[in-house]
Molecule: c-di-GMP-I riboswitch aptamer
Organism: Desulfuromonadales bacterium
RNA sequence: ACACGACAAAGCCAAACCUCCCAUGAGGAAGGGGCGGAAAGCGGCGGGUCUUCAAACUAUGGAGAUGGCCGAGUUGCCGAA
Numbered sequence: 001a002c003a004c005g006a007c008a009a010a011g012c013c014a015a016a017c018c019u020c021c022c023a024u025g026a027g028g029a030a031g032g033g034g035c036g037g038a039a040a041g042c043g044g045c046g047g048g049u050c051u052u053c054a055a056a057c058u059a060u061g062g063a064g065a066u067g068g069c070c071g072a073g074u075u076g077c078c079g080a081a
Stems, first nucleotide, its partner, number of pairs: 004079002012037002017032003021028002035068001041074002045071003048066007
């Protein structure tokens, strides 16, 4: 340095659900909460899923959502086997 990831240490993030706000919606922000996570850091590039509009029979196209679905990209903490 690469790979790997422990009943290790120090920290970090925060699912469902609740309150409230934003959005036609998928969803998103904040507070509580804690199922989990070694990239659950970052960015929608490819695929998937979802919403909406056109369309009209489930194909196609436009605009979006999801990074806690997968792949690829990029940056990064710790150090037992």